[in-house]
The prediction has a mean pLDDT of 83.
Transfer RNA from Brevibacillus fortis, 71 nucleotides, folded computationally.
The source organism's lineage runs through Bacteria, Bacillota, Caryophanales, Paenibacillaceae and Brevibacillus.
Its Rfam family is "tRNA". It is annotated as a transfer RNA. Its family is annotated with triplet codon-amino acid adaptor activity in the Gene Ontology.
The sequence was found in a public genome assembly.
RNA sequence: GCGGGUGUAGUUCAAUGGCAGAACUCCGGCUUCCCAAGCCUGCGGCGUGGGUUCGAUUCCCAUCACCCGCU
Numbered sequence: 001g002c003g004g005g006u007g008u009a010g011u012u013c014a015a016u017g018g019c020a021g022a023a024c025u026c027c028g029g030c031u032u033c034c035c036a037a038g039c040c041u042g043c044g045g046c047g048u049g050g051g052u053u054c055g056a057u058u059c060c061c062a063u064c065a066c067c068c069g070c071u
Base pairs, nucleotide, nucleotide: 001070002069003068004067005066006065007064010024011023012022013021018054026042028040029039030038047063048062049061050060051059
């Protein structure tokens, strides 16, 4: 330099154009003499910038980070 892959919650992962979800974690509550476990509840996210579309996490382009291959 060229090509490919991945990027979603604090973490690990879903979501094939129509309200962004789960588990764990965290806050609060119930339970307990206390802790743990259990139950209920809440907070919090689509790497960035454009384009297409009535509508984009999803499709297209560029870019950034990481990984792999070629030279």